[in-house]
Transfer RNA from an uncultured Lachnospiraceae bacterium, 74 nucleotides, folded computationally. Rfam family: tRNA. By type it is a transfer RNA.
RNA sequence: GUUUCUGUAGCUCAGCAGGAUAGAGCACUCGCCUCCUAAGCGAGGGGUCGGGGGUCCGAAUCCCCCCAGGAACA
Numbered sequence: 001g002u003u004u005c006u007g008u009a010g011c012u013c014a015g016c017a018g019g020a021u022a023g024a025g026c027a028c029u030c031g032c033c034u035c036c037u038a039a040g041c042g043a044g045g046g047g048u049c050g051g052g053g054g055u056c057c058g059a060a061u062c063c064c065c066c067c068a069g070g071a072a073c074a
Stems, first nucleotide, its partner, number of pairs: 001073007010026004019057001028044005050066005
């Protein structure tokens, strides 16, 4: 340099043939339980879906550019 994959909560990820109020597990906070802790149970907070632009009534999802990381080739 070319091609390709990945980027969504603090972490690991699902959702990606357009339409649900953006989700799960772990972590965190609070409560219950317990002599206490852990485990277990219940509830809660936390996201401008990597950035910008476009298409569309409507974009995490489609298109373009850029950024970061990985892989293959050179």